[in-house]
C1' cells in the first nucleotide's frame, strides 16, 4: 500500500429501514432464621464524522481500532 471481513449493556450473542432483543453479570424488592436457588423488577449499548430518508443498528461515503489474504 491493494482487496475482505469485523466493530452493539461490564461479559458473550442476535437484530427485514419503523418500541434496539436474548443469556450471563450489577443493583433493588419477594421469598427464607440467613445464604444460595427461585419469582417480579430497575439501571446499563449501536466505534468516530458526514450523507440519504417522515424515520438509519441497518443504505451510501470518510476515517478510526482489530482479524484475514494479496504483493
Nucleotide at each position: 500500500c491493494u482487496g475482505g471481513g469485523u466493530a452493539u449493556a461490564g461479559a458473550g450473542g442476535a437484530g427485514c429501514g419503523g418500541u434496539u432483543c436474548c443469556u450471563u453479570g450489577a443493583c433493588u424488592g419477594g421469598c427464607u432464621c440467613a445464604u444460595a436457588a427461585c419469582c417480579a423488577g430497575u439501571a446499563g449499548a449501536c466505534g468516530c464524522g458526514g450523507g440519504u430518508u417522515c424515520g438509519a443498528a441497518u443504505c451510501c461515503c470518510g476515517c478510526u481500532a482489530c482479524c484475514c489474504a494479496a504483493a
The RNA shown here (transfer RNA) has 71 nucleotides and comes from Paenibacillus sp. PDC88.
The coordinates come from a structure-prediction model, not an experiment, and the mean pLDDT is 82.
RNAcentral holds the sequence, with entries from ENA.
Taxonomically the source falls in Paenibacillus (Bacteria, Bacillati, Bacilli, Caryophanales).
Its Rfam family is "tRNA". Its family is annotated with triplet codon-amino acid adaptor activity in the Gene Ontology. Rfam's curators write: Transfer RNA (tRNA) molecules are approximately 80 nucleotides in length. By type it is a transfer RNA.